[in-house]
RNA sequence: GGAGUUGGCCAGGUUAUCGCUGUCGGCCUGUUACGUAAGUGGCAGAUAAGCUGGUGGAGGAAAGUCCGGGCUCCAUUGGACAAGACGCCAGGUAACCCCUGGGGGGCGUGAGCCUACGGAAAGUGCAGCAGAGAGCAAACCGCCUAAGCGCAAAUUUGCCGAUUGGUAAAUCUGCGACGGUAAGGGUGAAAGGGUGCGGUAAGAGCGCACCGCGUCGGUGGCAACAUUCGACGGCAUGGUAAACCCCGUCUGGAGCAAGACCAAAUAGAGGGACAUUGGCGUGGUCCGCGCUGUCCCCGGGUAGGUCGCUUGAGCGUCAUGGUGACAUGACGCCUAGAUGAAUGAUGACCCUAGACAGAACCCGGCUUACGGCCAACUCCCACU
RNA sequence: GGGCCGUUAGCUCAGUCGGUAGAGCAGCUGGCUUUUAACCAGUUUGUCGUGCGUUCGAUUCGCACACGGCCCACCA
Numbered sequence: 001g002g003a004g005u006u007g008g009c010c011a012g013g014u015u016a017u018c019g020c021u022g023u024c025g026g027c028c029u030g031u032u033a034c035g036u037a038a039g040u041g042g043c044a045g046a047u048a049a050g051c052u053g054g055u056g057g058a059g060g061a062a063a064g065u066c067c068g069g070g071c072u073c074c075a076u077u078g079g080a081c082a083a084g085a086c087g088c089c090a091g092g093u094a095a096c097c098c099c100u101g102g103g104g105g106g107c108g109u110g111a112g113c114c115u116a117c118g119g120a121a122a123g124u125g126c127a128g129c130a131g132a133g134a135g136c137a138a139a140c141c142g143c144c145u146a147a148g149c150g151c152a153a154a155u156u157u158g159c160c161g162a163u164u165g166g167u168a169a170a171u172c173u174g175c176g177a178c179g180g181u182a183a184g185g186g187u188g189a190a191a192g193g194g195u196g197c198g199g200u201a202a203g204a205g206c207g208c209a210c211c212g213c214g215u216c217g218g219u220g221g222c223a224a225c226a227u228u229c230g231a232c233g234g235c236a237u238g239g240u241a242a243a244c245c246c247c248g249u250c251u252g253g254a255g256c257a258a259g260a261c262c263a264a265a266u267a268g269a270g271g272g273a274c275a276u277u278g279g280c281g282u283g284g285u286c287c288g289c290g291c292u293g294u295c296c297c298c299g300g301g302u303a304g305g306u307c308g309c310u311u312g313a314g315c316g317u318c319a320u321g322g323u324g325a326c327a328u329g330a331c332g333c334c335u336a337g338a339u340g341a342a343u344g345a346u347g348a349c350c351c352u353a354g355a356c357a358g359a360a361c362c363c364g365g366c367u368u369a370c371g372g373c374c375a376a377c378u379c380c381c382a383c384u
Numbered sequence: 385g386g387g388c389c390g391u392u393a394g395c396u397c398a399g400u401c402g403g404u405a406g407a408g409c410a411g412c413u414g415g416c417u418u419u420u421a422a423c424c425a426g427u428u429u430g431u432c433g434u435g436c437g438u439u440c441g442a443u444u445c446g447c448a449c450a451c452g453g454c455c456c457a458c459c460a
Base pairs, nucleotide, nucleotide: 001380002379003378004377005376006375007374008373009372010371012350013349014348015347016346017345018344020057021056022055023054024053025052026051027050030043031042032041033040034039059356063367064366066365067364068363069362070361071255072254073253074252078287079286080285081284083251084250085249086248087247088102089101090100091099092098103117104115105114106113107112118246119245123244124243125240126239140185141184142181143180144179145177149176150175151174152173154171155170156169157168158167159166160165193211194210195209196208197207198206212235213233214232215231216230217229218227219226220225259307260306261305262304268298270297271296272295273294274293278292279291280290281289300459301458302457314333315332316331317330318329319328320327321326351354385456386455387454388453389452390451391450394409395408396407397406403440411427412426413425414424415423433449434448435447436446437445
């Protein structure tokens, strides 16, 4: 100098003017303005939902809505089945498809990174095309002729025949494959351990040595697991469970448009279903429990206010324990709360010239989008 | 804000519990016709929205993302 890995931090700044929104205070009293009202607002005469001052005002992802929880309602969420999710081990947590540490496997020269990673010996299913054979394996090419089988020739012996000859058995030779063989070729993603030596007719864990694999024991570890330890087994029943399934653990449903209260207005003589062996009660079925006109469609009215609504598994610093996630303790802090929905506009100055992007009940995560800075570490090149 | 669904040929849609995807219309070519339409015959059609994974193999199974669409309050 180049290429990379991991972790942390920031999210343009200052100022002036004009606005928006929450909140607190002031504007002689105890009432008044708007509104049908609930309610909202705040002020002494100006009648209008006012004037004025202080102070707070988006994010690391507020996003996707992918997980988990709080909260609210449904019976105070009860039982069984079904369904779904998850799946190495130990821990953290309110909980988790999250996080931390470790194990196995994979990738990278390395720093490091990734990992849906239970069971295929409970059962069922699937594997197109190609290929001889694809699931308690298979003989297409090739190899072999030892045993057995078939054909042919020769020799010996027996029998028939006067001889050539016929027939039966044995021996030997040649050929064949209906036999043997999974070493080699070929097909395929996958063909039932690998290399070598022996062995054989040719071969083959058939035997042996080494490597691999499995089982048991020992040792280390909480465990997953590891093992340069020992013994045994010739090796045996491949792949797929993000196919059904089995095993283990967990899960009731809906969501702040939940839900509670108040106010106003209107039309139910509309249609349908079932009616006690019924219907409904928050989402698959049954039981249980509760209610006894309940649901659906069509139609009508209002689309106003208050609460929920932000103090919370909260944030910061320090100490202690722990490898760490995290936990405990002390001290300090209050940090948006809207509902047509605010956080903006314009001007000036500075710099490194500003990416992705805007809360809507609230938290913990994951994922996705994205600019810059810093630190540690790794590899390569050059120089000293 | 919350919940749910879809994406396959130019258009409208099938399809598959994993094995190389079709139908109708449209388009193109030829025939018929003086010509066009209609009719007849033939034919091209595709990253199955995108990416990563599981698998020998993915439109199909899993995850992430993109785009499009639908529903919701209160009262009697």
Background
Predicted 3D model of RNase P RNA and transfer RNA as a complex of 460 nucleotides. Model confidence (mean pLDDT): 76 of 100. Rfam match: Bacterial RNase P class A. About the family: Ribonuclease P (RNase P) is a ubiquitous endoribonuclease, found in archaea, bacteria and eukarya as well as chloroplasts and mitochondria.